[in-house]
RNA sequence: CCGUGCUAAGUGGGGAGAUAGCGGUGCCCUGAACCUGCAAUCCGCUACAGCAGGACAGAAUUGCCCCUCCCGACUUCCGCAGUGGAAGGCUGCCCCGUAUAAGGGGUGUUGAUAACAAGGUCUUAUGCAACUUCUCGCCGCGAACCGUGUCAGGGUAGGGAUACAGCAGCACUAAACGGUCAGAGGGGUGUGCCAUAGGGUUGCUUUGCAGUAGCUACCUGUACAGGUUACGCUUCGGCUGCGGUUGGCAAAAGGGGCUGCACGG
Numbered sequence: 001c002c003g004u005g006c007u008a009a010g011u012g013g014g015g016a017g018a019u020a021g022c023g024g025u026g027c028c029c030u031g032a033a034c035c036u037g038c039a040a041u042c043c044g045c046u047a048c049a050g051c052a053g054g055a056c057a058g059a060a061u062u063g064c065c066c067c068u069c070c071c072g073a074c075u076u077c078c079g080c081a082g083u084g085g086a087a088g089g090c091u092g093c094c095c096c097g098u099a100u101a102a103g104g105g106g107u108g109u110u111g112a113u114a115a116c117a118a119g120g121u122c123u124u125a126u127g128c129a130a131c132u133u134c135u136c137g138c139c140g141c142g143a144a145c146c147g148u149g150u151c152a153g154g155g156u157a158g159g160g161a162u163a164c165a166g167c168a169g170c171a172c173u174a175a176a177c178g179g180u181c182a183g184a185g186g187g188g189u190g191u192g193c194c195a196u197a198g199g200g201u202u203g204c205u206u207u208g209c210a211g212u213a214g215c216u217a218c219c220u221g222u223a224c225a226g227g228u229u230a231c232g233c234u235u236c237g238g239c240u241g242c243g244g245u246u247g248g249c250a251a252a253a254g255g256g257g258c259u260g261c262a263c264g265g
Stems, first nucleotide, its partner, number of pairs: 001265006010056002012030004020046005034054005063258006072249001074247001077244007085236004090232001092231001094227002097224004102220003105216003116208006122199006128192002130189007137180004147172004155164003
């Protein structure tokens, strides 16, 4: 150096998460990536850090180490956008009030506003009316016996004359019930285009008076004073996305190096 047969390692790796830590199951990236069983209220292990069972290939194109590069996820900070939380009435928005009277509107020489006078509205008392209720009055009805009168028949007493009690019927009446009121009296009132007398009179309203040009504040505007956290705004911290940036990892790829045993020629 060549050939044959074996063995170690190998048949994927990585990120975040989870864990005391490692590996796996689940997610993501990369990628040509053996089989079966186990596993998130986990599973298996302990720095030689999945376990158990099988299979393939095998000392290098394939195993191991280092470097370069970088898919990718994570991370620091910044910016922008969105989203939900807290706080603040803050020259926004909205609401209320006061003032003003610039613009619009309404009203006013058929006389406004303000002033003055009288009345009403308000209140007290009385009257009247209306309505309501009660009582009286008037009418009707009204008692098997226990109301009245008259009491047929019948009954009782008596020798008799006669006397007595008395049902039904008829008449009347008590309580009760019903009605009437054109009557009388009392009480009352969410009653009144009513009357009289007194009080009060801020406002509103009606009328009158004198006088002459404004008055009003409905809308807009302006100023001031309040309210309101739904929206907008300001402040604070949270989350998500995008862009940039920082850091530790890092698959695949590229490069360099390292790694057996036996037998035969």

This is a predicted structure of a 265-nucleotide RNA (Bacterial large signal recognition particle RNA) from Roseburia sp. Of the family's consensus pairs, 85% are formed in the model.